[in-house]
């Protein structure tokens, strides 16, 4: 340079066109305990990488753009 693959909560991954995008974990708050871990109850966190398009309706489909991986070319 060329091709194919990923991107979602801090961190691991759901949701394969339908309404308010979830789950453990991790903070955090509490029961509990002499304290603390464990456990269990409750919460707090998200421009779905970025922007344009498609659609009544996109995390989900099409385009470029950025970061990561791989592979293959190139390398005087």
């Nucleotide at each position: 340079g060329c091709g194919c693959c990923c991107g979602u909560a801090g961190c691991u991954c759901a949701a394969u066109g339908g309404a308010u995008a979830g789950a453990g974990u991790a903070g955090c708050g509490g029961u509990c305990u002499u304290c603390g871990a464990a456990a269990c109850c409750g919460u707090u966190g998200g421009u779905u990488g970025c922007g344009c398009g498609u659609u009544c309706g996109a995390a989900u489909c099409g385009c470029g753009c950025c970061g990561g991986g791989c592979g293959c070319a190139c390398c005087a």
The RNA shown here (transfer RNA) has 76 nucleotides and comes from an Anaerolineae bacterium. Its mean pLDDT, the model's own confidence on a scale to 100, is 80. NCBI's taxonomy places the organism under Bacteria, Bacillati, Chloroflexota, Anaerolineae. It was read from a public genome assembly. It matches the Rfam family "tRNA". From the family's description: Transfer RNA (tRNA) molecules are approximately 80 nucleotides in length. Rfam classes the family as a transfer RNA. Gene Ontology term of the family: triplet codon-amino acid adaptor activity.